[in-house]
RNA sequence: GCCGCCCUAGCUCAACGGGAGAGCAUCCGCCUUACAAGCGGAGGGUUCGAGGUUCGAUUCCUCGGGGCGGUA
Repeated sequence: GCCGCCCUAGCUCAACGGGAGAGCAUCCGCCUUACAAGCGGAGGGUUCGAGGUUCGAUUCCUCGGGGCGGUA
């Protein structure tokens, strides 16, 4: 240089174009003499950026940024 994949909550990851979610973590409550574990609940997101397509984009297309792998 070329090819492919990935970028969504603090972390790891889901989400056949139509409500943005789970687990862990954090906080609150229950339980316990207490802690842990367990159970219930709450908060937390400019979905990497900019355009385009569409009635509607996390999802499709283009450009850019970052990361990983392959190839010479």
Molecule: transfer RNA
Organism: Nonomuraea sp. NBC_00507